[in-house]
Context: one part of a larger RNA
RNA sequence: GACGAACGCUGGCGGCGUGCUUAACACAUGCAAGUCGAACGGUGAAGCUCCAGCUUGCUGGAGUGGAUCAGUGGCGAACGGGUGAGUAACACGUGAGCAACCUGCCCCUGACUCUGGAAUAAGCGCUGGAAACGGCGUCUAAUACUGGAUACGAGAAGGGUCCGCAUGGGCACUUUCUGGAAAGUUUUUCGGUUGGGGAUGGGCUCGCGGCCUAUCAGCUUGUUGGUGAGGUAAUGGCUCACCAAGGCGACGACGGGUAGCCGGCCUGAGAGGGCGACCGGCCACACUGGGACUGAGACACGGCCCAGACUCCUACGGGAGGCAGCAGUGGGGAAUAUUGCACAAUGGGCGAAAGCCUGAUGCACCGACGCCGCGUGAGGGAUGACAGCCUUCCGGUUUGUAACCUCUUUCAGCACGGAAGAAGCGAAAGUGACGGUACCUGCAGAAGAAGCACCGGCUAAAUACGUGCCAGCAACCCCGGUGAUACAUAAGGUGCGAACGUUGUUC
Numbered sequence: 001g002a003c004g005a006a007c008g009c010u011g012g013c014g015g016c017g018u019g020c021u022u023a024a025c026a027c028a029u030g031c032a033a034g035u036c037g038a039a040c041g042g043u044g045a046a047g048c049u050c051c052a053g054c055u056u057g058c059u060g061g062a063g064u065g066g067a068u069c070a071g072u073g074g075c076g077a078a079c080g081g082g083u084g085a086g087u088a089a090c091a092c093g094u095g096a097g098c099a100a101c102c103u104g105c106c107c108c109u110g111a112c113u114c115u116g117g118a119a120u121a122a123g124c125g126c127u128g129g130a131a132a133c134g135g136c137g138u139c140u141a142a143u144a145c146u147g148g149a150u151a152c153g154a155g156a157a158g159g160g161u162c163c164g165c166a167u168g169g170g171c172a173c174u175u176u177c178u179g180g181a182a183a184g185u186u187u188u189u190c191g192g193u194u195g196g197g198g199a200u201g202g203g204c205u206c207g208c209g210g211c212c213u214a215u216c217a218g219c220u221u222g223u224u225g226g227u228g229a230g231g232u233a234a235u236g237g238c239u240c241a242c243c244a245a246g247g248c249g250a251c252g253a254c255g256g257g258u259a260g261c262c263g264g265c266c267u268g269a270g271a272g273g274g275c276g277a278c279c280g281g282c283c284a285c286a287c288u289g290g291g292a293c294u295g296a297g298a299c300a301c302g303g304c305c306c307a308g309a310c311u312c313c314u315a316c317g318g319g320a321g322g323c324a325g326c327a328g329u330g331g332g333g334a335a336u337a338u339u340g341c342a343c344a345a346u347g348g349g350c351g352a353a354a355g356c357c358u359g360a361u362g363c364a365c366c367g368a369c370g371c372c373g374c375g376u377g378a379g380g381g382a383u384g385a386c387a388g389c390c391u392u393c394c395g396g397u398u399u400g401u402a403a404c405c406u407c408u409u410u411c412a413g414c415a416c417g418g419a420a421g422a423a424g425c426g427a428a429a430g431u432g433a434c435g436g437u438a439c440c441u442g443c444a445g446a447a448g449a450a451g452c453a454c455c456g457g458c459u460a461a462a463u464a465c466g467u468g469c470c471a472g473c474a475a476c477c478c479c480g481g482u483g484a485u486a487c488a489u490a491a492g493g494u495g496c497g498a499a500c501g502u503u504g505u506u507c
Stems, first nucleotide, its partner, number of pairs: 001506003005503004012374006018367002020332001025330003029327003034075003039072002042069001047064008082285003092209007101202002106198008114148004123138006154178006160171004211257003218248003223245008260282004264275004287308005310321004338364001340363003346360001347358004377407004388397003411448001413443003417439001421434001424431002451496005456477002463490002466487001472479001
């Protein structure tokens, strides 16, 4: 000097930041991922029209209408948010490579969108179970599922041609074989299938770089390489069969300890040293361990299955759960906040849109935790007031202080007015959580607002009384045993100031 700090004492206001560093300990409760009726069969409310009954303002029936809702289906749920346990590793950073790869939605572009079928949920009936959840029969729809036709192009094999950087790559050249489409709306339109290209996102490989330990010296059998096969989007011992016996290591293998990495942050003239909170990028994890399914994408925080520990419900047969999401609770700890408001803005998901959802986000609350700004008044005023303290008893000091006089009104207080942030959306009306906030104007009155540490040297700042190696102080030297500038108190002084000290860590 710095801090995600803590503790002691004190404490007026505002702005901007920031706040479980410990138990990746356990969690009550609420919320944090839905949306689409313009994909589908149903359900059919309000309203409107007509008819009937009459207790003339009600009831019933028919039609229209289309709100709402469980289900099928689509997209999303792999983003966003949290944490740092594990990891010394191509995990990260940086620079390259992929002639070894994938990429939903989006953009550009070529071609196509023909014709059939069988089910099933919901519903209805019966039925099991305490519940969670089911079972059987029967009926029905689709942008759900599925058969066939077409296919320039796509994929595989052969030939031709051009090219490169080993393996090889390109081609709207040519021959043979394989597989695809779905509609909905009132229209505009939104879609679907198959190619090519782009963008974005990812996957894989390699060079180099960044901890401690030799009181760890040898390590290794899928180990190292080859051939073939399997697997993958893709290379590869990734896996398997066979063959060979290799591979790594004092330039530190292997083992042990510690640790998420980086942009950066702190310090320092720099070199360097320390750190990796907030913000941003990457990685890993989601009660513990394992596994796959779906999907463009997961081996999936608020999905599934199995095992385990723990908690809860139970009719004892069986079930349910996972806050390292936002709040909040217990516990641990020196120590770290509200079970708040709003989708108005920004962004995201779905939707044609209106819109719905969004503890992301925007805001508010709490904490002097940090930084910054402001205030706690200004000028005059002497007989240098009283009290206090010291005294050599003359005086000195507090003190150009208070009182008193003349002013001012920041901030806080009260009152009037009162935003920008709004672009958009909507036919229009309208639409701001923050917030009656910021800001503006007026009002009253010095009125409501100063402490903390130190005063032997280092180090700015001195005396008196008390105590008597006691009580105590102390970072170091040390101080205190009767005149203590070092303890305690008083008054004075010095430093900083809404803070001041102490402790901890680091340069």
Molecule: small-subunit ribosomal RNA, 5' domain
Organism: uncultured bacterium